[in-house]
Context: one part of a larger RNA
């Protein structure tokens, strides 16, 4: 830019991917074979690598969470804290992300075939799978399965709308380099704050008591807490502008 203008839902021409492998049990120590050995076909069970999704579990990370510890400096001093020292070091750890974790996948028909194996059968009174004709036959091909997909210019279809709709702007996002995408904008729970809660850390400070003291005990599963969940308009999403719909068809 096109498909007449929109919104939502779709069909699938075509394209891409996938369709993997091993072991064990059974059939059966059967068929076969003098023996040694040892099956086809069929049934069942595990596993490997690969792939996809997810974070319930197990772990990792988690430099804005909690605690412990050292040195130094500052808050006048004690106590309690702040800064710096690789995040100062150490022990844990929410969300998110993640694999070593979890779940799932590679299946089954069918069709046409390759090599190969046949039936009927002449040329060539025989023979011959082939010349006419008809079959069997593969992890391969088509298809079945997953994904993309109407610029498939053959530009498809359905429903609704036509004073339709979209964009800018703002609050945000398990979306993201930017853009795009998705949610919300007071007729509001979109983000922040606050309250409650999950969860993490592990019993704060102060005070009291015990002890000469170090320290311990009680108040106390306390205090504190980033990204989780719920509630709540306190704060911020104000106000508005722009584009488009004017063609086509029918009446």
């Nucleotide at each position: 830019c096109g498909u007449g203008g929109a919104a939502a839902c779709u069909u699938g021409a075509a394209g891409a991917g996938g369709c993997c492998c091993u072991u064990c049990c059974u059939u059966a120590g059967u068929a076969c074979g003098a023996g040694a050995g040892g099956a086809c076909c069929g049934g069942g069970a595990a596993g490997g690598a690969c792939g996809a999704a997810u974070c319930u579990c197990u772990g990792g990370u988690g430099u804005a969470c909690c605690a412990g510890c050292u040195g130094u400096u500052c808050u006048a001093c004690c106590a309690a804290g702040g800064g710096c020292a690789u995040u100062g070091c150490u022990g844990g750890g929410u969300a998110g992300c993640u694999a070593c974790a979890u779940u799932c996948g590679g299946u089954u028909a069918a069709g046409a075939u390759a090599a190969a194996c046949g039936c009927u059968g002449a040329a060539a009174g025989c023979a011959u799978c082939u010349a006419a004709g008809c079959g069997u036959g593969a992890a391969g091909c088509u298809g079945u399965c997953u994904c993309u997909a109407a610029g498939a210019u053959u530009a498809g279809g359905u429903u609704u709308c036509a004073u339709a709709g979209g964009u800018u702007g703002g609050c945000g996002g398990a979306a993201g380099a930017c853009u795009a995408c998705c949610g919300c904008c007071u007729u509001g729970a979109u983000a922040g704050g606050c309250u409650c809660u999950a969860u993490g850390u592990g019993u704060a400070a102060g005070c009291a008591c015990a002890g000469c003291a170090a320290u311990g005990u009680g108040u106390u599963g306390a205090g504190c807490a980033g990204a989780g969940g719920a509630g709540u308009a306190c704060u911020a999403a104000u106000a508005a502008a722009c584009c488009a719909u004017u063609u086509g068809a029918u009446u």
Annotation:
Large-subunit ribosomal RNA, domain VI from a Candidatus Falkowiibacteriota bacterium, 251 nucleotides, folded computationally. Rfam family: Bacterial large subunit ribosomal RNA. NCBI's taxonomy places the organism under Bacteria, Bacteria candidate phyla, Candidatus Falkowiibacteriota. The RNAcentral record of the full RNA draws on ENA.